[in-house]
This record gives sequence, C1' cells and structure tokens, in this order.
RNA sequence: GCGGUUUCUGGCGAACGCCGGUCGCUGCAGGAAACGGGCGACGGGAGGAAAGUCCGAGCUCCACAGGGCAAGGUGCUGGCUAACGGCCAGUCGGGGUAACUCGCAGGAAAGUGCCACAGAAAAUAGACCGCCCAUCCCUCGCGGGGUGAGCAAGGGUGAAACGGUGCGGUAAGAGCGCACCGCGGCUUGGGUGACCAAGCCGGCACGGCAAACCCCACCUGGAGCAAGAGCCAAUAGGGAAGCAUCUCCGAAAGGAGAAGAGGGCGGCCCGUCCUUACGCUUCCGGGUCGCUCGCUGACGAGGCCCGUGGGUAACCACGGCCCUAGACGAAUGUUCGCUGGCCUUCCGAAAGGAAGGAGACAGAACUCGGCUUAUCGAAACCGCUCCG
Repeated sequence: GCGGUUUCUGGCGAACGCCGGUCGCUGCAGGAAACGGGCGACGGGAGGAAAGUCCGAGCUCCACAGGGCAAGGUGCUGGCUAACGGCCAGUCGGGGUAACUCGCAGGAAAGUGCCACAGAAAAUAGACCGCCCAUCCCUCGCGGGGUGAGCAAGGGUGAAACGGUGCGGUAAGAGCGCACCGCGGCUUGGGUGACCAAGCCGGCACGGCAAACCCCACCUGGAGCAAGAGCCAAUAGGGAAGCAUCUCCGAAAGGAGAAGAGGGCGGCCCGUCCUUACGCUUCCGGGUCGCUCGCUGACGAGGCCCGUGGGUAACCACGGCCCUAGACGAAUGUUCGCUGGCCUUCCGAAAGGAAGGAGACAGAACUCGGCUUAUCGAAACCGCUCCG
C1' cells in the first nucleotide's frame, strides 16, 4: 500500500414523561352493546440493516387439492439446509504481481433468426491498395500503360475477416510441407464428479450471439395478516330474471338412482366435489365498516455459551443457561451532568495538554432463513506485495 473475516454502533447517573406485562386493590372515566377504566409495586420497551418486497418458507383460507397441457423459474460438479435463485468446497473461464475477486458456467451438427455502419468480402465470403509471370506499347533512363494467366501471405476497413508463430518451398504465394501451439479422434492414468495429465493418430476449418426464439434436464396448486376467526349492533331475511326429464319403491306424503342444468378447484382439458325448487345461479339495491382474537408466556427450522465431539468448510449431534417490545392514526421520548471515541486549530522533541465543533444510514407492525441497497465512526484477527 492492499485483500479477507468478525464484533460494536456510545457508556454511567438524575429529573420529568409515554406504552405494555405480572401481581394486588377497586363496581369505576367512556360506550347503545361488544368492550373497557383507575391506583400501587416490580420488571420490560426500535436495527445492522428494522429498508427494498427480490427469493424461500411457517401460518390462514379456497369442502378435497389428483393427472396432463400451457405458463413461469433455475442451469458446471459435489455437499449443507425446512427450502431457496441462498451458503460451503471445488472445476473451468475473465481480472489482478499476489493475497483474492467476478461468472451472461447445459446445448450452435434439431430448427429458425441476427451480426448495423465501414469494408472486396461477415460463414462453406471475397479482391480496394497490392505481389508475381508472359506479351505488346511509350520513355535517354527511372518508370508508366494495355491484354492474358496466377495469389490471398503483406496493407487497409471493422467488435469480429475462415487457425497462430517460425522455418522451408515457390515465378509470387498458400497447411503446400515441417516444428511447436491450437483443434478433432482414440487410448491410458488420477478424481465421487465437473475435469486434469500423458501418449498416439489426423493438415484438420462451417466464426460469434441462446441475458435471441428454441432444444434438453430439474422444480412449481392459488391467494395472502388489508390472510382469517369470533362478538355486538343495524338494515330491506329487499326487488328482478333464469333453471327440471326419466326409472324404481310407495295408497299418498316422501325416498333412492341416472341424466340435464348451475357452481368450486389461478388459464384450458380430463377428473372430482357441491347443489338441484323453503334450492341454486346472475343482476340491481340497502345496512354495518365498532370491539376482541390472530398479535407475541413469541416454545420457535428460537437465542446465548471463543462448551464437547464429527466435518477442509457450510453445517450436524450432544450438554448447559435463557424466554428478551407488541403499538393500532400508531408508544419506546425530552433535558441536564460526567465521560469514551471522531474532526479542526494551538502549545509541545515526544508523551500529552488546551479550545472549538460535529455526530452517519436510519424507526418494529404475523414470524423466520437469505439476497440486495444506504451508511459516521471504532476495535480485533488472518493473509499478500513493496521498501528499510
């Protein structure tokens, strides 16, 4: 100078105030009711991201939630986890001297499509400038021009030009030949695997994009705490339209079954379930929108112990200790004192002292596991490089 991991996000005291819990006392504000109030004591009260709502779940409802299509998500390998698009360890590729870090990491020979402009030409393409040979013409010469036959190695254009470097060869060139690299195939060895290494053979050519459509593999019911459950009260238990056949039993009332009709299961199909006339479906209209639970004694995929063991690790098992806010127009605050750290200035050789200043990002709303974004400052540990 850099890289990685973890922890904290001021501390102590006082005064006044707010919310809630437990216990005790109390018929006691309010309210039509459901519900709720007051006093005292003792405890408790906003984060590392509470944010974003990007993923995954727990939980609730859709009577049950089955199969397929469609749709959507993921995309190297192996592990962890309740699960995930997460985490850990690897492989390959990019960046970096390195410690490390990033990942648009399956398939381009199943098909379709795109590669603007520039350029001769952008996928089985092609000659702008050029290089070489033959022949003819012009010129004192250098050199220039026409025609014919070759070249794609050099230059140019471009993000990218049909393998790269070097040697040989050729009229001039070209994998034309050779060496090495690259590419393809086969074999052997290592590895659970992704892959890695070595050897042999082959002059081998038809690039890139799939975070283009697509193909392949795996995964996925839907909606969401404004989910949902209950209590009190009130209204108009209102109005309109639509919906039925058959068979059996029975004296009838009625019962059973089938069909049809309607409805539920995110879209569609199958399937399945419910109802079938005091029934169901659709439309119009009216009332309530208050209280309690959910909602936190949260029992949890819970937290803490530099605990023990296994594992490279993520993590798993065991042991011990603990229960930590619950609001509802929304509490968790304000002031003062001392003090810690930070910034600036001054004094000082330094240690240190004095004065002044500032304090980031930001506030729980059912709970949890992740990711991403914002951010003042402090501390610890490990690693890399350079200099002395």

Background:
Bacterial RNase P class A from a Myxococcaceae bacterium, 388 nucleotides, folded computationally. The model forms 99% of the base pairs in the Rfam consensus. The source organism's lineage runs through Bacteria, Myxococcota, Myxococcia, Myxococcales and Myxococcaceae. Its Rfam family is "Bacterial RNase P class A". The literature on the family includes a 1998 paper in Annu Rev Biochem by Frank and Pace, "Ribonuclease P: unity and diversity in a tRNA processing ribozyme". It is recorded under the gene name rnpB.